[in-house]
Molecule: FMN riboswitch aptamer (RFN element)
């Protein structure tokens, strides 16, 4: 350095101000947030995956699965810089939720360490 196997740890953020109202962190105005791997160069919006949700009959399998343009720099960027946009499971709730509460001390893409094997 590589790596079948065993094992341990880690592994999701965000409503602050104002308005209307009996009532809203749910509506309206402003604000705020961005899982994992990949990609010639850093990604919520490219490619793929996980979670959630649905179906079957447990393991598991299948289904479903949101959203970006323009300009600039450059060898290279839908990833950087500038400007302007857009998106966000299910159940609950004095009133409709990406941000509150709940399933969840859950699940998990994966990341890292140790032991072992090997050059």
């Nucleotide at each position: 350095g590589a790596u079948a196997a065993u094992u341990c740890u880690c592994g999701g953020g965000g409503c602050g101000g104002g308005g209307c109202g009996c009532a809203a962190u749910u509506c309206c105005c402003c604000a705020c947030c961005g899982g994992u791997g990949g990609u010639u160069a850093c990604a919520g919006u490219c490619c793929a995956c996980g979670a959630a949700c649905c179906u079957c009959a447990u393991u598991g399998a299948g289904g479903c699965c949101g959203a970006u343009g323009c300009g600039g720099u450059g060898a290279a960027a839908u990833u950087c810089c500038g400007c302007a946009a857009c998106c966000g499971a299910c159940g609950g709730u004095u009133a409709a939720a990406g941000u509150c509460c709940g399933g969840a001390u859950g699940u998990g893409a994966g990341a890292g360490g140790a032991u072992g094997u090997u050059a």